[in-house]
Context: one part of a larger RNA
Molecule: large-subunit ribosomal RNA, domain V
Organism: Patescibacteria group bacterium
RNA sequence: UCCGCAGCAAGACAAAAAGACCCCGUGGAGCUUUACUACAGCCUGGCGUUGGGUUAGGGAUUUGUUUGUGUAGGAUAGGUGGGAGACUAUGACCUGGCGGCGCUAGCCGUCAGCGAGUCAACGGUGAAAUACCACCCUAACACAUUUUUAAUUCUAACUUCUAGCCAUUAUCUGGCAGGAGAACAGCGUUUGGCAGGUAGUUUAACUGGGGCGGUUGCCUCCUAAAAUGUAACGGAGGCGUUCAAAGGUUCCCUAAUCCCGGAUGGAAAUCGGGAUGAUAGCGCAAUAGUAUAUGGGAGCUUAACUGCGAGACCUACAAGUCAAGCAGAUGCGAAAGCAGGAUAUAGUGAUCCGACGGUUGCACAUGGGUGCGCCGAAGCUCAACGGAUAAAAGUUACCCCGGGGAUAACAGGCUGAUCAGACCCAAGAGUCCAUAUCGACGGUCUGGUUUGGCACCUCGAUGUCGGCCCGUCACAUCCUGGAGCUGGAGCAGGUUCCAAGGGUUCGGCUGUUCGCCGAUUAAAGUGGCACGCGAGCUGGGUUCAGAACGUCGUGAGACAGUUCGGUCUCUAUCUGCUGUGGA
Numbered sequence: 001u002c003c004g005c006a007g008c009a010a011g012a013c014a015a016a017a018a019g020a021c022c023c024c025g026u027g028g029a030g031c032u033u034u035a036c037u038a039c040a041g042c043c044u045g046g047c048g049u050u051g052g053g054u055u056a057g058g059g060a061u062u063u064g065u066u067u068g069u070g071u072a073g074g075a076u077a078g079g080u081g082g083g084a085g086a087c088u089a090u091g092a093c094c095u096g097g098c099g100g101c102g103c104u105a106g107c108c109g110u111c112a113g114c115g116a117g118u119c120a121a122c123g124g125u126g127a128a129a130u131a132c133c134a135c136c137c138u139a140a141c142a143c144a145u146u147u148u149u150a151a152u153u154c155u156a157a158c159u160u161c162u163a164g165c166c167a168u169u170a171u172c173u174g175g176c177a178g179g180a181g182a183a184c185a186g187c188g189u190u191u192g193g194c195a196g197g198u199a200g201u202u203u204a205a206c207u208g209g210g211g212c213g214g215u216u217g218c219c220u221c222c223u224a225a226a227a228u229g230u231a232a233c234g235g236a237g238g239c240g241u242u243c244a245a246a247g248g249u250u251c252c253c254u255a256a257u258c259c260c261g262g263a264u265g266g267a268a269a270u271c272g273g274g275a276u277g278a279u280a281g282c283g284c285a286a287u288a289g290u291a292u293a294u295g296g297g298a299g300c301u302u303a304a305c306u307g308c309g310a311g312a313c314c315u316a317c318a319a320g321u322c323a324a325g326c327a328g329a330u331g332c333g334a335a336a337g338c339a340g341g342a343u344a345u346a347g348u349g350a351u352c353c354g355a356c357g358g359u360u361g362c363a364c365a366u367g368g369g370u371g372c373g374c375c376g377a378a379g380c381u382c383a384a385c386g387g388a389u390a391a392a393a394g395u396u397a398c399c400c401c402g403g404g405g406a407u408a409a410c411a412g413g414c415u416g417a418u419c420a421g422a423c424c425c426a427a428g429a430g431u432c433c434a435u436a437u438c439g440a441c442g443g444u445c446u447g448g449u450u451u452g453g454c455a456c457c458u459c460g461a462u463g464u465c466g467g468c469c470c471g472u473c474a475c476a477u478c479c480u481g482g483a484g485c486u487g488g489a490g491c492a493g494g495u496u497c498c499a500a501g502g503g504u505u506c507g508g509c510u511g512u513u514c515g516c517c518g519a520u521u522a523a524a525g526u527g528g529c530a531c532g533c534g535a536g537c538u539g540g541g542u543u544c545a546g547a548a549c550g551u552c553g554u555g556a557g558a559c560a561g562u563u564c565g566g567u568c569u570c571u572a573u574c575u576g577c578u579g580u581g582g583a
Stems, first nucleotide, its partner, number of pairs: 001583008010575003015569001022404004027400002029396004035201005041194003045190005051154011063142004068137001075130001078136005085119003094113008158181005164176004204216003213233001217239006240385001241283001242342002247301007257275005281290002284347001286345003305328004311322003317386001330339003353379001356376004361372004411458001412456001413454003417451001419447006428438002465540001466538003470532001471529005478503003481498006505519005546564004550559003
């Protein structure tokens, strides 16, 4: 060196299982609820099945009988018309009793007595004149009809019961008979309500993983690298309007601050002079612009017009922006001219839908009518602001699928803020004296053991804390060894340098690493090795499914809160290593 055999499990990011954790998908499913929308079910009014009486109340109509008082006037005059008579032994006037109405004057009805007259016309009063008749009004009563509500009752619908009879040999059913209930119930249809009982769904995105928080459209500045444009959960602020003048035009005017002077008067009011020169003002943020006004004042006014629009800017589209000029009608100005809102840049919302105003257009054969179109303006914090629907929240550790190392948790990597260590400077402490020892304010490095940042391999899987077994390395050395300095008398120390050969304990508590405690020791070192080591062991912890407590939540459920319980995979192909045999 080659070939075997027996072994061990460090590696082949070994095998197994398209990761169950995490994220994503306008994926799925289970569950919840004061998410949305439905449905069952229940309640409820109407109608139908559904009929007959009685009583009470209400409405309407007819008939009859009554009712009606301002003042004046015999006196309780409803209105209008007719009208010279009407009523009366079928009982007038009057008297008494009773009842009704009433404005307390009286009127009406009835009974008894009485036994022949009473009323009107005339006159008077008054706006209107009375008896009697007719038609009406106001209010009331009675009867009748009709309707409605409620109560009650009936039986024949309907329901139900029967140890009865029959079909019939029959615990069904039907007929008959009888009992009970009863126009209710039940059933059908329709109205309104309640309704996780059930069902279908929704429950946004961005994001230095996701969640929590924040944000989402528009305007201004910086970032922005001297054209334009330009990102970030970069740095700062604003908007979701306002104004009938704060618009148009013609004419006129010039701020702000400071200094000096001046009654009340002051730091600051108004007045005079000066200096500076736009620091002022322009409804509001910022920027740009602006004194020859775009600022301030006054006069007259409505161009804050209608129909267009060459040509440009911007731009994926859709949008957005500027605009000379033409026609009509108008305002101001002597005129030339200016005026299609406002110094400019924010002050906003597509499409659909229905409604509104206009319309010489179209369809239905036509008029009427209906529908549509066209023009105009309005209705959205559709603010997740290019707006999925008119209409929508949660939970899953019972979970599932498709994907991702495009994206988190372990480990590695990069980084080294944090961490550990070293060095420089030396204010100061150290009685004195910076440097025996300690060392502020600062500075320069090293390491890669902490907590992080990044998200680079791995999600068709790189098993995660601690313990056990087995080690191996570094030295920034715990002990043992050798030295320097000392604020080293000695003993014992402090500090620094050299040094990794060897060594570096046993117990109690806790899953613990750590830590505290007990007893020792020369000492009980600090770290790396996928926080060494689970195809070597364990499985106490963490981190599935069960269960409970506290807390949170309406709930399903949830909790770096707690608690009990909880499947760790016989066979080694290669590398490596150990032992052994042969060539």